[in-house]
RNA sequence: GCGCGCCGUUGGGGGUGUCCGCGUCAUUUCGGCGCGGGCUGAGAAAAACCCUUCGAACCUGACCCGGAUCAUACCGGCGUAGGGAAACGCAGAAUGUCACUU
Repeated sequence: GCGCGCCGUUGGGGGUGUCCGCGUCAUUUCGGCGCGGGCUGAGAAAAACCCUUCGAACCUGACCCGGAUCAUACCGGCGUAGGGAAACGCAGAAUGUCACUU
C1' cells in the first nucleotide's frame, strides 16, 4: 500500500407469530382489542433487536410440500427461485516506546 474479516459512525431497511387464562366490545357462531402467562427466536413493541448489495435481515411464491407440536411462518424443503436497504472510518502536529538501518 492492497484485499478480507471483525468493529464503529451516519443514513437506510425489516419483523412482531402461536397457545392458554382474565377483562372488555361485538356476536347464532367464528372474532376484535387490552392485560398476564406458556412456546420458538437476536427480537413476538423495545428509543430494543436484526440486517444493509460480499445483501437467507425481511418480503413474494404461500391458505405451498414433508415432519413435529396444545398450536404456530416450530423444524426441514422450496432456495444456485423472484425481490430486497450504502456510504464512510481521512489529514496534520507533539511526546514516548519498540524494531531495523547508518
The RNA shown here (TPP riboswitch aptamer (THI element)) has 102 nucleotides. Its mean pLDDT, the model's own confidence on a scale to 100, is 77. It matches the Rfam family "TPP riboswitch aptamer (THI element)". Its family is annotated with thiamine pyrophosphate binding in the Gene Ontology.